[in-house]
C1' cells in the first nucleotide's frame, strides 16, 4: 500500500400487525374523553446461551410504560451506496 470481513453516521430500496370505533368540540383533520385491540421505535422483565464466572452480557420470547390501529409519518430487520474506525 492492497485487503476478505466487522462496527458505525447518513442516504436509497423493501418493510408487518391492530377500530376510517363511539361521544363532544370544531378548522374533515386535529384535540379531549371512553371502550376495544397491535408489537417490529424506545423501555422493562424472565431466560436458553455466552463470558474475564465476584458478577456481567443477553432475544424476533414476555409486558404494553411509551408508541401505534385509513392516508401520511414512524418502523425492528434485510439489502445496498458513500464516509469514518478497526482489520485476518
Nucleotide at each position: 500500500u492492497c485487503g476478505a470481513c466487522c462496527g458505525u453516521u447518513c442516504g436509497c430500496g423493501g418493510g408487518a400487525g391492530a377500530g376510517a370505533c363511539c361521544c363532544g368540540g370544531c378548522u374533515u383533520g386535529c384535540c379531549g374523553g371512553g371502550c376495544g385491540c397491535c408489537g417490529a421505535a424506545g423501555g422493562a422483565g424472565c431466560a436458553a446461551c455466552c463470558g474475564c464466572c465476584c458478577c456481567g452480557g443477553a432475544a424476533a420470547c414476555u409486558c404494553u410504560c411509551a408508541g401505534g390501529c385509513a392516508u401520511c409519518a414512524g418502523g425492528a430487520c434485510c439489502g445496498u451506496g458513500c464516509g469514518c474506525g478497526g482489520g485476518a